[in-house]
Annotation:
The RNA shown here (TPP riboswitch aptamer (THI element)) has 102 nucleotides and comes from Desulfarculaceae bacterium JdFR-97. The organism belongs to Desulfarculaceae, within Bacteria. It was read from a public genome assembly, where an Rfam model found it.
C1' cells in the first nucleotide's frame, strides 16, 4: 500500500411455525382478541437473518428415523436442486496474506 476482517449508511432477498388456556361469537368446527409456555438470531420487530466466497431462505416435503404435549424439535435428505448479481463512507489498536521502498 491492497485485500481479507470490522463498523456504518443506501439498495435488495427472506421466514414468522407449534402448545396450553381464557374472553367475543357458536350445536359443533372455524375465525377474531388477550395470557403463558417450547424452539430459534428472529415466531409482527422503527427487529432479526441474508445478499453469489451466497446452508438467509425456498423446493423435494402431506418426505425419512428419533424425539416431543405438540412442532424444521433434532439428524438425514445435503454442498441435491433453486436462491437477492452490492454501491457508498468510515475504522485500522492487536492479529492474518500479498505486494513496493529502505
Nucleotide at each position: 500500500g491492497c485485500c481479507a476482517u470490522c463498523g456504518c449508511c443506501a439498495g435488495g432477498g427472506g421466514g414468522c411455525g407449534c402448545c396450553c388456556u381464557c374472553c367475543u361469537c357458536a350445536a359443533a368446527a372455524a375465525a377474531g382478541g388477550g395470557g403463558g409456555g417450547c424452539u430459534g438470531a428472529g415466531a409482527a420487530g422503527u427487529a432479526c437473518c441474508c445478499c453469489u466466497u451466497g446452508a438467509a431462505c425456498c423446493u423435494g416435503a402431506u418426505c425419512c428415523a428419533g424425539g416431543u404435549c405438540a412442532u424444521g424439535c433434532u439428524g438425514g435428505c445435503g454442498g441435491a436442486g433453486g436462491g437477492a448479481u452490492c454501491g457508498g463512507c468510515g475504522a485500522g489498536c492487536a492479529a492474518g496474506g500479498c505486494g513496493c521502498a529502505u
Overview: Model confidence (mean pLDDT): 77 of 100. Its Rfam family is "TPP riboswitch aptamer (THI element)". Rfam links the family to the GO term thiamine pyrophosphate binding.